[in-house]
RNA sequence: GGGAGCAUCGGCGAUGGAAUCCGCCGGGGAUGAUAAAUCCCGAACCACCGCGCCCUGCGGUUGAUGACUCCUGAUGGUAG
Numbered sequence: 001g002g003g004a005g006c007a008u009c010g011g012c013g014a015u016g017g018a019a020u021c022c023g024c025c026g027g028g029g030a031u032g033a034u035a036a037a038u039c040c041c042g043a044a045c046c047a048c049c050g051c052g053c054c055c056u057g058c059g060g061u062u063g064a065u066g067a068c069u070c071c072u073g074a075u076g077g078u079a080g
Base pairs, nucleotide, nucleotide: 009026010025011024012023013022016071017070018069020067021066027041028040029039030038031037047061048060049059050058051057052055
């Protein structure tokens, strides 16, 4: 200097919040005192199907979950 694994921590998983669990990403630069901290860039992420063709196109479908449970919002039905 490079690679991999583990632990801890942070971020993310097509519309809100929380518990638990699962998966994914976590690299670089500047300032600073080789610290803390701040700032910038980057990663994970931004659904599916069909047609046309590659696009700033057209049409269609499902869902407040990544999974599960609850809450909130929206919609529909029934009862009071």
Molecule: Fluoride riboswitch aptamer (crcB RNA motif)
Organism: Bacillota bacterium